Record summary:
Predicted 3D model of a 101-nucleotide RNA (Glycine riboswitch aptamer) from Aminobacter aganoensis. Its Rfam family is "Glycine riboswitch aptamer". About the family: This family represents the bacterial glycine riboswitch. The prediction has a mean pLDDT of 82.

RNA sequence: AGAGGCUGCAUGGGAGAGAUCGGCCGAACCCAAGGGUCCGGCCGGCGCCGACGGAGCAACCCCCCAGGAAACUCUCAGGCAAAAGUGACCAUGCAGCUGAA
Numbered sequence: 001a002g003a004g005g006c007u008g009c010a011u012g013g014g015a016g017a018g019a020u021c022g023g024c025c026g027a028a029c030c031c032a033a034g035g036g037u038c039c040g041g042c043c044g045g046c047g048c049c050g051a052c053g054g055a056g057c058a059a060c061c062c063c064c065c066a067g068g069a070a071a072c073u074c075u076c077a078g079g080c081a082a083a084a085g086u087g088a089c090c091a092u093g094c095a096g097c098u099g100a101a
Stems, first nucleotide, its partner, number of pairs: 004098010018046001020045007028037003047080003053076001054074003060068002
């Protein structure tokens, strides 16, 4: 000197899966006054998702022992109309650390 790498922050992009069934409560509307429609919440059932978290195995790394390890796998938690929210990962910018030719 400074390519690249790592970490943090900011911005932008960013998926999947039942508008499911039953019960209870509440608002609004309709009405033949007993019910019905629809929205929201809670509980339970079945069916699903997987890119937060968690767990398992593995190529591989390392190795005395032992460990590390995915976007794969499992779904405990979480989520499943739209909206909202979550969001691995990608890009750009800034800051710090490191640092090849």